[in-house]
Context: one part of a larger RNA
RNA sequence: UGGCGGGGGAGCGCACAACCGGUGGAGCAUGUGGUUUAAUUCGAUACAAAGCGAUGAACCUUACCUGGGCUUGACAUUCUGCCGCAUGGUUUUAUCGAAAGAUAAGGUCCUUCAGGCAGAACAGCUGCUGCAUGGCUGUCGUCAGCUCGUGCCGUGAGGUGUCCCUUUAAGUAGGGUAACGAGCGCAACCCUUACCCUGUGUUAAUUUUCACAGGGGACUGCCCCGGCAAAACCGGGGAGGAAGGAGAGGAUGAUGUCAAGUCAGCAUGGCGCUUACGCCCAGGGCUACACACAUCCUACAAUGGGGCUUACAAUGGGUUGCCAAGCCGCGAGGCGGAGCUAAUCCUAUAAAAAGCCUCUCAGUUCGGAUUGCAGGCUGCAAUUCGCCUGCAUGAAGUUGGAAUCGGUAGUAAACGCGGAUCAGCAGGCCGCGUUGAAUACGUUCCCGCUCCUUGCACA
Numbered sequence: 001u002g003g004c005g006g007g008g009g010a011g012c013g014c015a016c017a018a019c020c021g022g023u024g025g026a027g028c029a030u031g032u033g034g035u036u037u038a039a040u041u042c043g044a045u046a047c048a049a050a051g052c053g054a055u056g057a058a059c060c061u062u063a064c065c066u067g068g069g070c071u072u073g074a075c076a077u078u079c080u081g082c083c084g085c086a087u088g089g090u091u092u093u094a095u096c097g098a099a100a101g102a103u104a105a106g107g108u109c110c111u112u113c114a115g116g117c118a119g120a121a122c123a124g125c126u127g128c129u130g131c132a133u134g135g136c137u138g139u140c141g142u143c144a145g146c147u148c149g150u151g152c153c154g155u156g157a158g159g160u161g162u163c164c165c166u167u168u169a170a171g172u173a174g175g176g177u178a179a180c181g182a183g184c185g186c187a188a189c190c191c192u193u194a195c196c197c198u199g200u201g202u203u204a205a206u207u208u209u210c211a212c213a214g215g216g217g218a219c220u221g222c223c224c225c226g227g228c229a230a231a232a233c234c235g236g237g238g239a240g241g242a243a244g245g246a247g248a249g250g251a252u253g254a255u256g257u258c259a260a261g262u263c264a265g266c267a268u269g270g271c272g273c274u275u276a277c278g279c280c281c282a283g284g285g286c287u288a289c290a291c292a293c294a295u296c297c298u299a300c301a302a303u304g305g306g307g308c309u310u311a312c313a314a315u316g317g318g319u320u321g322c323c324a325a326g327c328c329g330c331g332a333g334g335c336g337g338a339g340c341u342a343a344u345c346c347u348a349u350a351a352a353a354a355g356c357c358u359c360u361c362a363g364u365u366c367g368g369a370u371u372g373c374a375g376g377c378u379g380c381a382a383u384u385c386g387c388c389u390g391c392a393u394g395a396a397g398u399u400g401g402a403a404u405c406g407g408u409a410g411u412a413a414a415c416g417c418g419g420a421u422c423a424g425c426a427g428g429c430c431g432c433g434u435u436g437a438a439u440a441c442g443u444u445c446c447c448g449c450u451c452c453u454u455g456c457a458c459a
Base pairs, nucleotide, nucleotide: 001459002458003456004455005454007453008452009451010450011449012448013447015443016442019407020406021405022404023403026298027297029295030294031293032292033291034289035288042053043052064284065283066282067281068280069279070278073122077121078120079119080118081117082116083115088110089109090107091106092105093104094103095102096101124273125272127271128270129269133267134266135262136261137260138258140256145184146183147182148181149180150179151160152159153158163176164175165174166173190250191249192248193247195216196215197214198213199212200211201210219244222238223237224236225235226234227233300400304359305358306357307356308355309354316347317346318345321340322339326335327334328333366397371392372391373390374389375388376387377386413435414434415433416432417431418430419429
């Protein structure tokens, strides 16, 4: 100087407490461990791995396994020799084959050459090392810290500044002070949203709404009371205002820590393979299943289930696309073909909610797993291994032990809708709106963190 303490002091955070809803019990989905397997490719492993890389494994992807094939190679550059108006491109046929491909015959067009064969340099590697690395990322933590110049103090390591009092979300600010200043962080500048004004604009039948651009607006600025010696500031109230004390949310992550993660996104040193650890192909596997864990979904019902009727959104997407009306089908869907490069057309009926009827507490008109049959769609192809529909079947489950998670307001909870990926496949992810709470006495305790101080046999 730091670190640590079941030392002290001060302070903060959904950290506890208060309240609401969950997880842990059931079924299923997904991931992981384990086991199995020819292979079940690889990585991620306390918080900070486990619906993670993967925003979508039937083939492909694909890196794994089995089998069949190739060896200057699927791809790049260069050189040597040979052939070069056919042995190349394109195309047809035959044989072998699972395909990749191999062999043979023919048509046609082009040709400076391209190309082929043999060879040599080389290519290639999702092979190893994230403890050789770059870059990127997680985490403490959006925590308030981390430093520098000059000066001063100290033999020196170093200290001071950065301390003390008050204050703040904040090393934020005020006052004091051998310090005076400064930098990276904080804040502000940026984006979205709430109000207003101006302008422009498509669409629609004007206005309004809307979209875009620019501007205004909030600053404890004004008034009162109280606290503080005063100041900074804090508490209460008021005016005005759409909004009041950081209005709300986002982006933004200092010096550093964990030899944290990633050589499989990419790049890259070294090492290794080179008729194979490279390349092509078919099939299989990544989807296995006694079990254990993690994260979701659906429920266990009456604040509910079912039926009928009837309202109210927002974000988005669409030409290899979105697909209307109409018709067929119980339905998934099919036929059909209008419109739309989209404020114009389509997706597209939002759902919970509301009104009426029914069920009457039951393993039920709850719950929907599982299984059988019959169909639909995508796709070369749904057996391993897709999604959906109808009929039948109707399992566990009656609110969940110890323990544990999220949330402080348009939040939790509940409800549906859209998008990316994508031929097809969403209980996941990323967004959007609708309905819309309860509680916070307080900081003793649990966890994490900041500052000062003290002890130390630690560095």
Source information:
Predicted 3D model of a 459-nucleotide part of an RNA (small-subunit ribosomal RNA, 3' major domain) from a Patescibacteria group bacterium. Its mean pLDDT, the model's own confidence on a scale to 100, is 82. It matches the Rfam family "Bacterial small subunit ribosomal RNA". The sequence was found in a public genome assembly.